[in-house]
C1' cells in the first nucleotide's frame, strides 16, 4: 500500500425505557443503560424517511448511497 472481517485479543463508541433540559413539532444535548457497531468518528453532496398549511424552514449520518479520516487482526 491492496484486500477482506472466519477466529482471538485490547482499547472506543452506545439503542431503547426512565430522569433533566432546549424546541411548535421531528429532533437535540446530559444523565442512565447496552440492543448494536470497524465506521454506529465526521461531511445534508443524492436518493428515502419524518417535522410542517407548505415546494418555506428544518430533523435524520445507528435508513441507502457518495465524500474524508481512523483501531485490531489476517493475507
Nucleotide at each position: 500500500c491492496u484486500a477482506a472481517g472466519a477466529u482471538a485479543a485490547a482499547g472506543c463508541c452506545a439503542a431503547a425505557a426512565c430522569u433533566g433540559u432546549c424546541g411548535a413539532g421531528a429532533g437535540g444535548c446530559a444523565g442512565g443503560g447496552a440492543c448494536g457497531g470497524a465506521a454506529c468518528a465526521c461531511c445534508a453532496c443524492g436518493g428515502g424517511u419524518c417535522u410542517u398549511a407548505a415546494u418555506a424552514a428544518g430533523a435524520u449520518a445507528g435508513c441507502c448511497g457518495g465524500g474524508u479520516u481512523g483501531c485490531c487482526u489476517u493475507a
The prediction has a mean pLDDT of 80. The RNA shown here (c-di-GMP-I riboswitch aptamer) has 75 nucleotides and comes from a Pseudomonadota bacterium. Taxonomically the source falls in Pseudomonadota (Bacteria, Pseudomonadati). It matches the Rfam family "c-di-GMP-I riboswitch aptamer". Rfam links the family to the GO term cyclic-di-GMP binding.